Overview: This is a predicted structure of a 74-nucleotide RNA (transfer RNA) from a Spirochaetota bacterium. The organism belongs to Spirochaetota, within Bacteria. The sequence was found in a public genome assembly. Its Rfam family is "tRNA". The family's RNA type in Rfam is transfer RNA.
RNA sequence: GGGCCCAUAGCUCAGUCGGUUAGAGCGGCUGACUCAUAAUCAGUAGGUCCAUGGUUCAAUUCCAUGUGGGCCCA
Numbered sequence: 001g002g003g004c005c006c007a008u009a010g011c012u013c014a015g016u017c018g019g020u021u022a023g024a025g026c027g028g029c030u031g032a033c034u035c036a037u038a039a040u041c042a043g044u045a046g047g048u049c050c051a052u053g054g055u056u057c058a059a060u061u062c063c064a065u066g067u068g069g070g071c072c073c074a
C1' cells in the first nucleotide's frame, strides 16, 4: 500500500424480510431463604445500537465516508 471481517448494556453475545416498547447469559443493586455465607429464587437498574451523511412513510438492520480493532497478501 491492497483486500476481507468486526463495532449493540459493565463483560461475552443474539437481534428473522427494514416495522409498534432493542434482548439473553454473566456481573451490579434490592428482597426472600439461611444462625451466617455461598448456592437458589423473585424483583430491579443499566443502551449516543462507533461517528457523520444518504435512501425510505419508517434504519441497530440498506448505502457512502470516516474512526477504532482483528486477519490475510505485498
Base pairs, nucleotide, nucleotide: 001073002072003071004070005069006068007067010026011025012024013023019057028044029043030042031041032040050066051065052064053063054062